[in-house]
Model confidence (mean pLDDT): 81 of 100. A computed fold for a 72-nucleotide RNA from Aphanothece sp. CMT-3BRIN-NPC111, annotated as transfer RNA. Taxonomically the source falls in Aphanothece (Bacteria, Oscillatoriophycideae, Chroococcales, Aphanothecaceae). RNAcentral holds the sequence, with entries from ENA. Its Rfam family is "tRNA". Rfam classes the family as a transfer RNA.
């Protein structure tokens, strides 16, 4: 330097171009003599950056970063 794939909650991943969601974590209820299991609910997101196409972008497209793999 080129090439492919990846960047979304604290963690790990979801998300037809039309509402941004789950498991575990966290708090706080309920059950229970207590915990711990197992029920219920609340929080938590500038979807890396910065254009650009649309009526509308986490989804498409360009280009910056950053991480993995691979050619040289």
């Nucleotide at each position: 330097u080129c090439c492919u794939c990846g960047g979304u909650a604290g963690c790990u991943c979801a998300a037809c171009g039309g509402c941004a969601g789950a498991g575990c974590g966290u708090u706080c209820c309920g059950c229970u003599g207590u915990u711990a299991a197992c029920g219920g609910a609340a929080g938590g997101g500038u979807u890396u950056c910065u254009g650009g196409u649309u009526c509308a972008a986490a989804u498409c497209c360009a280009g910056a970063c950053c991480g993995a793999g691979g050619a040289g």